A computed fold for a 72-nucleotide RNA from candidate division WWE3 bacterium CG_4_9_14_3_um_filter_43_9, annotated as transfer RNA. Its mean pLDDT, the model's own confidence on a scale to 100, is 82. Its Rfam family is "tRNA". By type it is a transfer RNA. Gene Ontology term of the family: triplet codon-amino acid adaptor activity. Lineage of the source: Bacteria > Bacteria candidate phyla > candidate division WWE3.
[in-house]
RNA sequence: AGGGGUAUGGUGUCAACGGCAGCAUAACCGUCUCCAAAACGGUUGGUUCAGGUUCAAAUCCUGAUACCCCUG
Numbered sequence: 001a002g003g004g005g006u007a008u009g010g011u012g013u014c015a016a017c018g019g020c021a022g023c024a025u026a027a028c029c030g031u032c033u034c035c036a037a038a039a040c041g042g043u044u045g046g047u048u049c050a051g052g053u054u055c056a057a058a059u060c061c062u063g064a065u066a067c068c069c070c071u072g
Stems, first nucleotide, its partner, number of pairs: 001071007010025004019055001027043005048064005
């Protein structure tokens, strides 16, 4: 320098053909308990960034950033 892949709550991840982003775990609150843990109930929090298309974008298009792989 060229080519390819990945990016979703704190963490791990789902979401074929576009239609209000779910689950687990963690954190916090509560119930239970002499106390704690476990268990059970609840709460909080997310689409890497900037544009474009569309009534509607995690998803489609363009560019950028970070990481990984390949070629020279």